The prediction has a mean pLDDT of 80. A computed fold for an 84-nucleotide RNA from a Saprospiraceae bacterium, annotated as transfer RNA. Its Rfam family is "tRNA". Rfam classes the family as a transfer RNA. The same sequence occurs in records of 2 taxa. NCBI's taxonomy places the organism under Bacteria, Pseudomonadati, Bacteroidota, Saprospiria, Saprospiraceae.
RNA sequence: UCGGGGAUGGUGGAAUUGGUAGACACGCAGGUCUCAGAAGCCUGUGGCAGCAAUGCCGUGAGAGUUCAAGUCUCUUUCCCCGAA
Numbered sequence: 001u002c003g004g005g006g007a008u009g010g011u012g013g014a015a016u017u018g019g020u021a022g023a024c025a026c027g028c029a030g031g032u033c034u035c036a037g038a039a040g041c042c043u044g045u046g047g048c049a050g051c052a053a054u055g056c057c058g059u060g061a062g063a064g065u066u067c068a069a070g071u072c073u074c075u076u077u078c079c080c081c082g083a084a
Base pairs, nucleotide, nucleotide: 001083002082003081004080005079006078007077010026011025012024019067027045028044029043030042031041032040046057047056048055049054060076061075062074063073064072
């Protein structure tokens, strides 16, 4: 320099064809159980604003296409693999 793959909550990791982002698991919080704990079980769990209803934002970064983008296109940062 060129080619390929990847980046998604606190962590791992899904999202098929562009159509509710975060399923599932771990962790965390509350509850149940117990003399007390552990384990198990139940409920909740992205961020901001709000009493609430709800609204807005969020897939490495920036732009584009589209009614609609994690997904398609372009540029770019970083990581991994390969070629010269």